[in-house]
This is a predicted complex of two RNAs, RNase P RNA and transfer RNA, with 417 nucleotides together. Its mean pLDDT, the model's own confidence on a scale to 100, is 75. It holds a member of the Rfam family "Bacterial RNase P class A".

RNA sequence: CGAGUCAAUUACACGGUCGCGGCGCGCGAGAGCGCGAUGAGGAAAGUCCGGGCAUCGCAGGGCAGGACGCCUGAUAACGUCAGGUGAAGGCGACUUCAAGACCAGUGCAACAGAAAUAAACCGCCGCGCAAGCGGUAAGGGUGGAAAGGCGAGGUAAGGGCUCACCGACGGGACGGUAACGUCCCGUGCCAUGUAAACUCCGUUCGAUGCAAGUUUGGGUUUUGCUCACAUAGGGUUGCCCGCCCGAGUAAAACCGUGAAUAACGCUUGAGUUUAUCGGCGACGGUAAACCUAGAUAAAUGACCGUGCACGACAGAACCCGGCUUACAGAUUGACUCGGAGG
RNA sequence: GGCCCCAUAGUUCAAGGGAUAGAACGGAAGUUUCCUAAACUUUAAAUCCAGGUUCGAGUCCUGGUGGGGCUACCU
Repeated sequence: CGAGUCAAUUACACGGUCGCGGCGCGCGAGAGCGCGAUGAGGAAAGUCCGGGCAUCGCAGGGCAGGACGCCUGAUAACGUCAGGUGAAGGCGACUUCAAGACCAGUGCAACAGAAAUAAACCGCCGCGCAAGCGGUAAGGGUGGAAAGGCGAGGUAAGGGCUCACCGACGGGACGGUAACGUCCCGUGCCAUGUAAACUCCGUUCGAUGCAAGUUUGGGUUUUGCUCACAUAGGGUUGCCCGCCCGAGUAAAACCGUGAAUAACGCUUGAGUUUAUCGGCGACGGUAAACCUAGAUAAAUGACCGUGCACGACAGAACCCGGCUUACAGAUUGACUCGGAGG
Repeated sequence: GGCCCCAUAGUUCAAGGGAUAGAACGGAAGUUUCCUAAACUUUAAAUCCAGGUUCGAGUCCUGGUGGGGCUACCU
């Protein structure tokens, strides 16, 4: 210098004018007005996972069903993350993997091919005049897949038939928390693939979602009426067991009188920043400082000026942790390969 | 806001993991007729998109895109 790999940051900046949301202060009888500070994101998105929170009967048992699936750890939890193992790809930095079990059982494998879990079509060898019969899975051909690969010996020709090496399977020793790895010994190796096919094994899940739900809108007492009164009825998750319970209404008296376009839930939280300690890391501990949208027809915008790299994807609606998807331009760090020069 | 469902010719629907993806109506061309209709013959036309599993995907899985449905206390 060129080509790449991984990770991180930013998301036009500054000034002025006008406008909008909720908040604070002041003025006003009220409507409202004035001033002040403040007001979207890394994904606010998809709603795909997990949790908080809320209601139900505080969630116990069984069936059905869903999800997940190498190991160890992190965490409130996870299908997420971190570190490792194995496999695959790349010269490499590095990247990717839904990676339990088809010797519990069942299903499927079209077409091609002689044959698809069971074999003789061609070929080779032997017998036979021939037709044909027998042997043979090394060679050809079909296929995604044809009885482990390759070489030698052996053989009528062949074949783990025998042997070396590699692979597979079984056992042992050592290392590692483990997944697993290394080494040694043994077995000629009775047998394909598919579980994002049914299924089996293990782990896990109560259901419903802020349009959840709570409060006031009238309450208390007395009397009356209606329905039901336990093998009943109502409530309750996909079902069963189990569990819970009376409900509605009228009149009078006393107390109360504000609105349903209601209030609460609604933003102080597994919070943010900085420092430090522990850990390879995810993350955790400690200390200090900070408060950072909360609407309900729903605000966060428009214009002007200056600058440049000429500005992408996109807008909160109960809140967090993740994943996935979309995204212009710019910047930074670490590393790899190749070339040249010193 | 939340919870669900669906996607195959122009339209309405089929299709057990094994194709040249099928049918009806509609379209186009032709035959018939003086012309049209009807009838008959022929023909074009599709799996929403991108990955993955599998020998093989319209079908199974994942992620997007588009469309549709349900859902608001008490009286």